[in-house]
C1' cells in the first nucleotide's frame, strides 16, 4: 500500500409514527422522531421476488412501485486485535 476482518474513533444514514405536499395506486418528496444499518452510498438499461394500476372469459399481457426484500456490479470513511 492492498486484501481480509471490523475492535475503537470521528461522522454518515434513517425504520415506524406523526405533520403537510404529490400519485389512480403501490409509492415519492419535505419537516420531526430513532428501529435498525460496516456500506441502510450509488445501480431495475444485470437476475430474481414482492406490490400497485390498465385490459382480458382464462392462461396471461402491458404499464409501473420498492435498493431498508434478496443476489450481483460499482464506489467509499477508519485502522485495533
Nucleotide at each position: 500500500g492492498u486484501c481480509g476482518c471490523g475492535a475503537a474513533a470521528a461522522g454518515g444514514c434513517a425504520a415506524c409514527c406523526c405533520u403537510g405536499c404529490u400519485g389512480c395506486g403501490a409509492g415519492g418528496c419535505a419537516g420531526g422522531c430513532g428501529c435498525g444499518c460496516a456500506a441502510a452510498g450509488c445501480c431495475u438499461a444485470c437476475g430474481g421476488g414482492u406490490c400497485u394500476c390498465c385490459u382480458g372469459a382464462a392462461u396471461a399481457g402491458g404499464a409501473g412501485a420498492c435498493g431498508g426484500c434478496c443476489g450481483g456490479g460499482c464506489u467509499g470513511c477508519c485502522g485495533a486485535a
Background
The RNA shown here (c-di-GMP-I riboswitch aptamer) has 81 nucleotides and comes from an Actinomycetota bacterium. It was read from a public genome assembly, where an Rfam model found it.